[in-house]
About this RNA
A computed fold for a 1457-nucleotide RNA from an uncultured Bacillota bacterium, annotated as small-subunit ribosomal RNA. Its Rfam family is "Bacterial small subunit ribosomal RNA".
């Protein structure tokens, strides 16, 4: 910068990703070259080779060869002597302390940087000064003897020296003594002189010279010392006895408690001792804009180690990588007595581990021991091999070339794409192959030397020939498509993808990066401003200590001098080389090198500056405080007093109840209660005043009254002179519960008990009731201690209350105004805020100090450790696990929130449903099959406007296989009719009949059709309504839903659409940062009601009937009028509109009816149809009979028809519609029949004919019963339609005559021509309606109202909901896995302490033993060794403690699912 919380937004705040780096590993690939790198793990263990030797010019002897001389002789051998020349084990010098390796220890003067040393050493090497004179005893080697497996060793005899010992000389040495001069912060240094004592040498040689001694110097190298800096934990806070100092020994190269005796009690520590992890450290190396973080491979310095602990010894250096000694482990050899060893040198093995090379060449170059020098030696080194480990350079061709070839991929089938990409054509020759020619690196005056290496580099010659991968393509992120997969298989950094149309899995094709490499992981740094010095932050997001006082710290008013610590400037030193930066230069470029500069922010030394700041003086009054005068308070303590309630007691009246609650019981009461009067007892609280008022540092304080006391406020300005602010630890105070102790106890009241409620109530309500509450005297120390706002300070518009002081103005005063200062609200501007909000009581501008935050969870938990009698407090983690947790505001949805309205919602009413039997549908069960669908309202007389076959989709059987249809090609036939015969039928196998119709060149072709063939095809009521179109439902005829453009906000949105009226209505009018529009919504349409006009057949008719006329009336259809709140009156705000009235056939939408915004319900339907995509092709397809969808222990829905008298039966009669149908149709009159129905057929393609009315109405009977209600079911005879009524049709007649006496909880419908009730009709349809769609006939009863149910509009509120309460979510139990806490026990590890034991060893002592040099004539001394003892001492043992780990049976809580 990005992504990710959210339905969206801002903000907080995490996680992730993009960028860089690696001693790097791993996975696919892999031409070349150049310079780099290359055991990060076991400081694991080591086999084999080499890694430090060299000097014969320091020695003596030995070997070998030449050469001479001699001896023996066996005449060419053996010895001897001498000389050359090599080589040499031995002594002896130097070097093995350098060079290389590693990183374990070490948190230290270890290390880096600056000083110091007056407290110190220095082989070689350089200049310099004097010396080098004269003796002596020894020893290795050698030989002979011994001892041993071996290592190696012991006697004894010989010898030599630059080995080793006296003496002589002797100072500018060194010690001690007493001067002098000069220096230095201090101890004291240094120069000169001067006296005693002491101390030294080595010789080799080819004669050049190299060596030795003794002084002092220099340079190099090291040695101690100190300031400064040098990670992490305070769940490590107290450490220390050689400890801190002193005094004297003793050691050391030097100083020092470094050791020793003695003596005093100190020494470090909050500016982190001590413990405890962890780590070699710097120059530097990544990164980063820097500050800064992280890291210490290579390469340079400096430590510090060498198998592990100790130890000395030699030496100029060492307590010593390839040396010694002792202990331990481990190897390995042995004859078992006893030896030997040490790769963290180079190579190399073996282990370890994700992982890191060759037992190579050479001293040619540089460096290094030795040496006089030649040269020896150097796994330091210089090169070489191995590995894409990195980093850099090149290549893998270049140029044309479009039939846009083939082939892939993909398609809407047209193409597009891969792509100038190949082919093909003309060209190059880097790299690669070969052949030749061939360096620099090598030298001071020649010569001579190259491992790299015949290597780099030219040449020159072939030939495009031999050289491209990897990863990714949903978004961050540059790249998209088919396939296959079907929440599987897999993929993921982070958000997320996969459940049959996956750009996110796998493959392909394309594409996008990078490219001899590319992913991936792991690590650090960046992005992270998410530890914030640079550069955050605390009212609500994580976060202000509950509250004061006050220590240490931090930080401070005004004014003057002075210092110069801290700042600021210049000069020195020094920050090593190398890195890095910048110019330059060398390899063909680069990478690498070289070379110059600046730098290297810092130390530390010196001159100076003098504002700041710090320090010293001296002075000020405005900060703090005292002092005076006044004054308001529930401000603290402590003691005394009141009254008025409440309950308790005693008395007295007085009777039956009382109390309680939603409604009731438990309880009190007839042994007298509650009620009432009067006394009495006791305790605890102080009504009314009372007020976002007082007062306190917060808790917090409230009747009066004394008493002691704390602070505040205001005037004054008398008096100190900055005493001030904060404030880690620290002490004090701290509500309520709760402890301990003695008191108290009226009310009220955790625990408890009962009654109630309730599915249940361990609850809410009720009757009881104890702890407490109340006092006193400790403790405890927390609260949402909250203004969730730290404490001083200073500033920066206002308004308007209040409480307590002043001071001014009127005024006689009460009030009143104006003004100030302290408190205390409340609105409100800048400005601040992510917004809410804050705004002089700041969350605004500043400045000081303190305290607290760094993602949810885990968790304020564990374990430590402190406080407490407990109860707890307090300080407080980790594993694990999530991508989120949060604020704040928006829209909405929701609320058993709130207001306002609607609506057959309720309510007033009429009628039902449920209960019956029947019909339908549906779940269910059943079946071969009971095809499918539909599912809360909004499925269930729903798709079906009509399943006996057909329908049909289903089940058995029998079939067919270019098809039952469609289009194309070929062939033969018109096409069709009529028959028999087998089969259940499709089917099949034959007869017979028929030649049409156009054209025509008469051969024949063509149209339509049948049939055979071959293949493209066809076919699906198979999948998906969650892939779709179309139609439908449903909220909902509810009033709503939204846009421009303007404003308002950081944004999401707002606003217009709220708001005051009114309506049926977002209807309409008023106000209004809006102003307009847009779909709704009303009207236009159709129908019904009223005239009017015009027009009349089949209609009507005043004509007596009929013919006929006629068109008033009815009626028909067509065209107007009518109704607009217009008109008037009250109300309203002069509006809209509302109420009341006239007048009208109808009055406020006159009734119906069509007509249904944005949208919601993944709402229905792939079975009207259409259609992706899957799926089936001798079948999931199509034909045929026969069965099924009509099943029935059961259960819902819708209906019909009953249960009667408002009724059945019967009879009368002239009864009265209105809206449809009729030709494969309706059918009348008439006749048959009880009747369905038959027979017949006027009349009618219909205002003409026909189908065609019931209820009602009058008279009769029934008289409340299972009835002369009901009519199921059943038996029997019919009838009608149809190929065909068994499965399964409808209708009739006789006979049978179930259940059912008005329906339980619930429940529908409907406000008027409505309910109710009565028929009629039509569509479907051969037949089959109680359904369904329509018509008319008869015709009520109710509405007070809007508390309540239920559904919806509108405004507000509240939310932790947004698949939106059918939401979110909390805990317990059950299952699984995962850390992890306690814990009996048991196993280690670590560092101390105590005492045993005591190894090598140094130092002490010691005369047992032994002793060449020197002294002594001799005895013996001196010194030495060896033994012996004593301190110190390493490993080891024992002991209790500490600490940290691990393991646990069995527990605890936590996370995930």
């Nucleotide at each position: 910068g990005a992504g990710u919380u959210u339905g969206a937004u801002c903000c907080u705040g995490g996680c992730u990703c993009a960028g860089g780096a690696c001693g790097a590993a791993c996975g696919c690939u892999g031409g070349c070259g150049g310079c780099a790198u290359g055991c990060c793990u076991a400081a694991c263990a080591c086999a084999u080779g080499c890694a430090a030797g060299u000097c014969g010019a320091a020695c003596g002897g030995g070997a070998u060869a030449u050469a001479g001389a001699g001896a023996g002789c066996u005449u060419g051998c053996u010895u001897u002597c001498u000389a050359u020349a090599u080589c040499u084990a031995g002594u002896g010098g130097c070097g093995g302390a350098c060079g290389g390796g590693u990183g374990a220890g070490u948190a230290a003067c270890g290390c880096g940087u600056g000083a110091g040393c007056a407290a110190c050493c220095u082989g070689c090497c350089u200049a310099u000064c004097a010396g080098u004179g004269g003796g002596g005893a020894a020893u290795a080697c050698c030989g002979u003897u011994u001892g041993g497996a071996a290592a190696c060793a012991a006697a004894c005899g010989u010898u030599a020296a630059u080995a080793c010992c006296g003496c002589a000389u002797a100072a500018c040495g060194u010690a001690c003594g007493a001067g002098u001069g000069u220096c230095g912060c201090a101890u004291g240094g240094c120069a000169c002189a001067u006296g005693u004592a002491c101390c030294a040498a080595a010789g080799a040689u080819u004669u050049a010279u190299c060596g030795c001694u003794g002084a002092g110097a220099g340079a190099u190298g090291g040695g101690c010392u100190c300031g400064c800096g040098u990670c992490c934990g305070a769940u490590u806070a107290g450490c220390u006895a050689g400890u801190u100092g002193g005094u004297g020994g003793a050691g050391u190269a030097a100083c020092g408690g470094a050791u020793c005796a003695c003596c005093a009690a100190g020494g470090c520590g909050a500016c982190g001792a001590u413990c405890g992890g962890u780590a070699a450290c710097c120059g530097g190396a990544c990164u980063g804009a820097g500050a800064g973080g992280u890291c210490g491979a290579a390469c340079g310095g400096c430590c510090a180690c060498a198998u592990u602990g100790g130890g000395a010894c030699u030496g100029a250096g060492a307590c010593a990588c390839g040396g010694c000694c002792c202990a331990g482990a481990c190897u390995c050899c042995u004859a078992c007595g006893g030896g030997a060893g040490g790769c963290a040198g180079c190579a190399g093995u073996g282990g370890g581990g994700g992982a890191u090379a060759u037992u190579g060449c050479a001293c040619a170059a540089u460096g290094g021991a030795g040496g006089a020098a030649a040269c020896u030696c150097u796994g330091a080194u210089g090169c070489a091999g191995c590995a894409a480990u990195g980093c850099c350079g090149c290549g893998u061709g270049a140029g044309g070339g479009a039939a846009g070839a083939a082939g892939g991929u993909u398609u809407u089938c047209g193409g597009a794409u891969u792509g100038u990409a190949a082919a093909c054509c003309u060209c190059u020759g880097u790299c690669u192959u070969c052949g030749g020619u061939g360096a620099c690196g090598a030298a001071a005056a020649a010569a001579a030397u190259g491992a790299c290496g015949g290597u780099a580099a030219c040449c020159g010659a072939g030939g495009a020939g031999g050289a491209a991968g990897c990863c990714a393509c949903g978004g961050c992120u540059a790249a998209c498509u088919a396939c296959g997969u079907g929440c599987c298989a897999g993929c993921a950094g982070c958000c997320g993808c996969g459940g049959u149309a996956a750009u996110a899995c796998g493959u392909a094709g394309g594409u996008g990066g990078c490219a001899a490499g590319c992913g991936u992981u792991g690590u650090c740094c960046g992005g992270a401003u998410u530890u914030a010095c640079u550069g955050g932050g605390u009212g609500u997001a994580a976060a202000g200590g509950g509250u004061g006082c006050g220590u240490a710290g931090g930080c401070g008013g005004a004014a003057g001098c002075u210092u110069a610590a801290g700042u600021c400037a210049g000069g020195c030193g020094u920050g090593a080389a190398a890195u890095g930066c910048a110019c330059a230069g060398g390899c063909u470029c680069a990478a690498c090198c070289u070379g110059u500069g600046a730098a290297c922010u810092g130390c530390g030394u010196u001159u100076g500056a003098a504002a700041c700041u710090a320090a010293g003086c001296u002075u000020c009054u405005u900060g703090a405080g005292u002092g005076a005068a006044g004054u308001a308070g529930a401000g603290g303590c402590a003691a005394g007093c009141g009254g008025a309630a409440u309950u308790c007691c005693g008395a007295g009246u007085g009777u039956a109840g009382c109390g309680g609650u939603g409604a009731a019981a438990u309880g009190c009461g007839u042994a007298g209660a509650g009620a009432u009067u009067c006394g009495g007892a006791g305790g605890a609280a102080c009504a009314c005043c009372a007020g976002u008022g007082g007062c306190g540092a917060a808790g917090g304080c409230g009747g009066c009254u004394u008493g002691c006391u704390g602070g505040g406020c205001u005037u004054u300005u008398a008096c100190u002179g900055a005493c001030g602010c904060u404030g880690a630890g620290g002490c004090a105070c701290g509500a309520a519960a709760g402890c301990a102790u003695g008191g108290g106890u009226a009310g009220c009241a955790a625990a408890c008990a009962g009654g109630a409620u309730u599915a249940g109530a361990u609850a809410c309500c009720c009757u009881g009731g104890u702890a407490g509450u109340c006092c006193a005297u400790g403790c405890u120390g927390u609260a949402a201690a909250c203004g969730a706002u730290g404490a001083u300070u200073a500033c920066u518009a206002g308004g308007u209350g209040u409480g307590g002081g002043g001071g001014g103005g009127u005024c006689u005063g009460a009030c009143c105004c104006c003004u100030u200062c302290c408190g205390u609200g409340c609105c409100g501007g800048a400005g601040u805020u992510a917004a809410c909000a804050c705004a002089a009581u700041a969350a605004g501008u500043a400045a000081u100090c303190c305290a607290c935050c760094u993602g949810g969870g885990g968790a304020g938990u564990a374990c430590g450790g402190c406080c407490g009698c407990a109860a707890g407090g307090u300080u407080g983690a980790a594993a694990c696990u999530c991508a989120a947790a949060g604020g704040a505001a928006u829209u909405g949805a929701c609320g058993g929130g709130g207001g306002c309205c609607c609506g057959c919602a309720c309510a007033a009413g009429c009628a039902g449903u449920g209960g019956a039997g029947u019909a339908u549908g549906u779940g269910g069960u059943u079946u071969a099959a009971u095809u499918c669908g539909a599912a809360g309202c909004a499925a269930c007389g729903c798709g079906a406007a009509g399943a006996a076959c057909c329908u049909u989709a289903c089940c058995a059987g029998g079939u067919c296989u270019u098809g039952a249809c469609a289009u194309c090609c070929u062939a033969a036939g018109a096409a069709g009719g009529c028959u028999u015969c087998a089969g259940a039928g499709a089917u099949g196998a034959g007869g017979c009949u028929g030649u049409g119709c156009c054209g025509u060149u008469c051969g024949c072709g063509g149209a339509a059709c049948u049939u055979a063939g071959a293949g493209a095809c066809a076919g699906g009521u198979g999948g998906u309504g969650c892939a779709u179109g179309g139609u439908u439902g449903u909220c909902g005829u509810c009033a709503g839903c939204u846009c421009g453009u303007g404003u308002c906000g950081u944004g999401a949105g707002a606003u217009g659409u709220u708001g005051g009226g009114u309506u049926a209505a977002g209807u309409c009018c008023c106000g209004c940062a809006a102003c307009g529009a847009g779909c709704g919504c009303a009207a236009c349409c159709c129908u019904u009601g009223u005239c009017a006009u015009u027009a009349g057949u089949u209609g009507c008719u005043a004509c007596g009937c009929a013919a006929g006329a006629g068109c008033a009336c009815u009626c028909u259809a067509a065209u107007g009028a009518g109704a607009c709140u217009g008109c008037c009156g009250u109300u309203g705000a002069c509006a809209a509109a509302a109420c009341g009235g006239a007048g009208g056939a109808a009055g406020g939408u006159g009734g119906g009816g069509a007509c249904g915004a944005c949208g919601u319900c993944a709402a229905a339907u792939c079975a009207u149809c259409a259609u992706g995509c899957c799926c089936c092709u001798u079948a999931u397809g199509a034909c045929c009979u026969g069965g099924g969808c009509u099943a029935c222990a059961c259960a819902c829905g819708u209906a019909c028809u009953a249960c009667a008298a408002u009724g059945g039966c019967c009879a009368u009669u002239a009864a009265c519609a209105g809206a449809g149908g009729g030709a494969a149709g309706c059918a009348a009159u008439a006749c048959u029949g009880u009747g369905a129905a038959g027979u017949g057929g006027a009349g009618c393609a219909a205002a003409a004919c026909c189908c065609u009315a019931a209820a009602a109405a009058u008279g009769g009977u029934c008289u409340c019963a299972g009835u002369u209600c009901a009519g199921a079911u059943c038996g029997u005879a019919g009838g009608c339609u149809g190929c065909a009524a068994c499965u399964c049709g409808c209708c009739u007649a006789c006979g049978u005559g179930a259940a059912g006496g008005c329906g339980g909880a619930a429940u529908u419908g409907c406000u008027a021509g409505u309910a109710a009730u009565c028929g009629c009709g039509a569509a479907u349809c051969a037949g089959a309606a109680u359904g369904u769609c329509g018509c008319g006939g008869u015709g009520a009863a109710u509405a007070c109202g809007u508390u309540c149910c239920c559904g919806g509009g509108c405004c507000u509120u509240g939310u932790a909901c947004a698949c939106a309460c059918c939401g979110c979510c909390c805990g317990u139990c059950a299952c699984a896995c995962c850390a992890u806490g306690g814990a009996a026990u048991c196993c280690g590890g670590u560092a101390a302490u105590a005492c045993c034991c005591g190894a090598a060893g140094u130092c002490a002592g010691u005369a047992g033993c032994u002793u060449a040099a020197c002294c002594g004539c001799a005895a013996g001394g001196a010194g030495a060794g060896c033994g012996c003892u004593g301190c110190c001492g390493a490993a080891g043992g024992u002991a209790g403690g500490a600490u940290u780990g691990g393991u646990a049976a069995c527990u605890g809580g936590g996370g995930u699912g």

Its mean pLDDT, the model's own confidence on a scale to 100, is 84.